[in-house]
The RNA shown here (Bacterial RNase P class A) has 322 nucleotides and comes from a marine eukaryotic metagenome.

RNA sequence: AGACAGUCGCUGCCUAACGCGUUAGGUGGAGGAAAGUCCGGGCUCCAUAGGGUAGGGUGCCAGGUAACGCCUGGGGGGCGCGAGCCCACGACAAGUGCAACAGAGAGUAGACCGCCACGUUCGCGUGGUAAGGGUGAAAGGGUGCGGUAAGAGCGCACCGCGCUCCUGGUAACAGUGAGUGGCAAGGUAAACUCCACCCGGAGCAAGACCAAAUAGGCUUCCAUUGGCGCGACCCGUGCUGGAAGCGGGUAGGUUGCUUGAGGCUUGUGGCGACACAAGUCCUAGAUGAAUGACUGUCCAAGACAGAACCCGGCUUAUUGUC
Numbered sequence: 001a002g003a004c005a006g007u008c009g010c011u012g013c014c015u016a017a018c019g020c021g022u023u024a025g026g027u028g029g030a031g032g033a034a035a036g037u038c039c040g041g042g043c044u045c046c047a048u049a050g051g052g053u054a055g056g057g058u059g060c061c062a063g064g065u066a067a068c069g070c071c072u073g074g075g076g077g078g079c080g081c082g083a084g085c086c087c088a089c090g091a092c093a094a095g096u097g098c099a100a101c102a103g104a105g106a107g108u109a110g111a112c113c114g115c116c117a118c119g120u121u122c123g124c125g126u127g128g129u130a131a132g133g134g135u136g137a138a139a140g141g142g143u144g145c146g147g148u149a150a151g152a153g154c155g156c157a158c159c160g161c162g163c164u165c166c167u168g169g170u171a172a173c174a175g176u177g178a179g180u181g182g183c184a185a186g187g188u189a190a191a192c193u194c195c196a197c198c199c200g201g202a203g204c205a206a207g208a209c210c211a212a213a214u215a216g217g218c219u220u221c222c223a224u225u226g227g228c229g230c231g232a233c234c235c236g237u238g239c240u241g242g243a244a245g246c247g248g249g250u251a252g253g254u255u256g257c258u259u260g261a262g263g264c265u266u267g268u269g270g271c272g273a274c275a276c277a278a279g280u281c282c283u284a285g286a287u288g289a290a291u292g293a294c295u296g297u298c299c300a301a302g303a304c305a306g307a308a309c310c311c312g313g314c315u316u317a318u319u320g321u322c
Base pairs, nucleotide, nucleotide: 002298003297004296005295006294007293008292010029011028012027013026014025015024016023017022018021031304035315036314038313039312040311041310042309043203044202045201046200050235051234052233053232055199056198057197058196059195060074061073062072063071064070075089076087077086078085079084090194091193095192096191097188098187112133113132114129115128116127117126118125119124141159142158143157144156145155146154160183161181162180163179164178165177166175167174168173207255208254209253210252217246218245219244220243221242222241226240227239228238229237230236262281263280264279265278266277267276268275269274
């Protein structure tokens, strides 16, 4: 998130009059998303209201909040030249799976080409190797030096990684910090799973009250060792009758219904989300469903779009300004 004025029309509340539901006056009358129904609650009932199993949700740290899967600020990772932006961010050494094809080999996995040694009938054979090449999305950490028959963390230096300590930080974490270990058992958990924390259900067509009408109807089954209720199941607990079929009546009115975890302004505290204090305001309550039509002016030239118990978020649609 158009404004102002006029004419007629609709509606909540208040006042007055009267012809008792009409008239007149006053004062209010859709949104930032009212959408989605994705989360979290208030409220009402189950109901006297507890434990567990299954099931579901969230997943770095610290705060905010009634609460959250939301918001704020940090940490880590990723993207971008950059200002910035994104994250479904616990655990793979608890276990089980999955990775087509290619490739020698896809996990405590390997020898195709190559390199080296020996033998050789010169075709090749045997043994060693995993540095080089190839295959692949991914192939036993990287660079360099030494060493070796040729190589390989085989050894060493530096980097990387694991563990321990120190320093900073509430913490997640960080470090040109110190020491130590040649260290490698890969990837994947928006795979099953494990771990930590959280979670009753149904919903305003909830629920409460009033009035009216009918047929307190008929049939069948179970029955206190039972049955019914409490989302599933178990324990527990409450009640004392339940269940199925056929048939009949009513579906009307009042309430819930709008004063709120409310809005706005100022101050204080905080990086911030926000909190506290003071002042001030009352801003829709319809019920087949109210706010519409016409005229004129201004202008930013009017996009997306209509409440139905209410609120805090997220997501989607969309005009303009900063």
Its mean pLDDT, the model's own confidence on a scale to 100, is 78. Its Rfam family is "Bacterial RNase P class A". By type it is a ribozyme. Gene Ontology terms of the family: ribonuclease P activity, tRNA processing and dimeric ribonuclease P complex.